[in-house]
The RNA shown here (Bacterial large signal recognition particle RNA) has 269 nucleotides and comes from a Candidatus Saccharimonadia bacterium. Of the family's consensus pairs, 93% are formed in the model. The sequence is in RNAcentral, with records from ENA. Its mean pLDDT, the model's own confidence on a scale to 100, is 77. The gene name in the source record is ffs.
């Protein structure tokens, strides 16, 4: 010193949590080589030598081990110590809304074929009343309409009489009174949320009309100006405990990396 075949060992780590304590499965950084099956969060195994069973690759070396106070570090937790935001509240506020008062006042529409005003008559308002209509009732009218207590006539029949005549009367007919029904001309009663109707009176703010006398404006309100109030409202501006977010800070853990150091058997040449 080189060949060859075994074995220790390695086949991921960390951080929160969890747990008397250590790992796993789970959640999260790291990375790619980050094996394969079983078992597992109301938990699975284990005992400071701290996963537990089987298997597969790879093997002493850039790949195993060690580093205590080597370097250099993802990234995670923790403290709220500072900075800032955000949320939540609180005060503010010649600003914007809202509301009210003052005087302005655009677009449009109407107007000399007359705005607007005045004067005057009328009507829509109320009241009496008169007509006319509507309903409903008397009267009239037509019809019907009493076996027998209506009336005329009264067949048959009775009665009175010597006869002559008379006499009461039932059915029928005719006609009527109560009453029932029909239509509507006369007359007349009552009654009304009836009336482009008449008369008197009253009433007058609107709202409409005629006539008459004057002449030029009425309406609308887009926007702006000034002053006054109000408000769980907008919006500026100051403060703001906990809480969340983010950056410094400090602390603690610490992956991968460099770097240094250490470490086996057998055999054969």
């Nucleotide at each position: 010193u080189c060949g060859u075949g075994c074995u220790a060992g390695g086949u991921g780590g960390g951080g929160a949590g969890g747990u008397a304590g250590c790992g796993g499965u789970g959640c999260c950084c790291u990375g790619u080589a980050a094996c394969c099956c079983g078992c597992a969060a109301u938990c699975c195994g284990c005992u400071a030598u701290a996963g537990c069973g089987g298997g597969g690759c790879u093997g002493a070396a850039u790949u195993c081990c060690c580093a205590u106070u080597g370097c250099u570090g993802a990234g995670g937790c923790u403290u709220c110590a500072c900075c800032a935001g955000g949320c939540u509240g609180a005060g503010u506020u010649a600003u914007c809304c809202c509301c009210c008062u003052a005087a302005g006042g655009a677009a449009g529409g109407c107007g000399u074929u007359g705005a607007g005003g005045g004067u005057u008559g009328g009507g829509u308002c109320c009241u009496g009343u008169g007509c006319a209509g509507c309903g409903g009732g008397g009267u009239g009218u037509u019809g019907u309409g009493a076996a027998c207590c209506c009336g005329g006539u009264c067949a048959g029949a009775u009665c009175c009489g010597g006869a002559a005549g008379g006499a009461a009367g039932c059915a029928g007919c005719c006609g009527u009174a109560a009453g029932c029904a029909a239509a509507u001309g006369u007359c007349u009663c009552c009654g009304g949320g009836u009336g482009c109707c008449g008369c008197a009176g009253g009433a007058g703010u609107g709202c409409u009309u005629g006539a008459u006398c004057u002449g030029a404006g009425c309406u609308g309100g887009a926007u702006a100006u000034a002053g006054g109030g109000u408000g769980c409202g907008a919006g500026g501006c100051u403060c703001u405990a906990c809480c969340c977010u983010g950056g410094c800070a400090a602390g603690u853990c610490g992956a991968a990396g460099c770097u240094g150091g250490g470490u086996g058997c057998a055999c054969g040449a």